[in-house]
Molecule: c-di-GMP-I riboswitch aptamer
Organism: Nitrospiraceae bacterium
RNA sequence: UCCCGACAAAGCCAUACUCUUCUCAAGAAGGGGGCGGAAAGCGGCGGGUCCCAAAUAAGGCGGGAUGGCCGAGAUGCCGAA
Numbered sequence: 001u002c003c004c005g006a007c008a009a010a011g012c013c014a015u016a017c018u019c020u021u022c023u024c025a026a027g028a029a030g031g032g033g034g035c036g037g038a039a040a041g042c043g044g045c046g047g048g049u050c051c052c053a054a055a056u057a058a059g060g061c062g063g064g065a066u067g068g069c070c071g072a073g074a075u076g077c078c079g080a081a
């Protein structure tokens, strides 16, 4: 240094639910909350899942959401075995 991740230390994030606001919607932002998390920090590149009023259903195209679904990417704190 890399792999790795301890009932280690110091900190960090915040599920469901709930309040306010925004969106057609999925969902997002902020407050409370704390299920959990070693990348639950970053970015929608690939796949998955979800949504789409204006513009009938399904499907397709197109657009959107999700980084706390997975893969890949660049990066980051600590240091026992």
Stems, first nucleotide, its partner, number of pairs: 004079002012037002017032006035068001042073001045071003048066005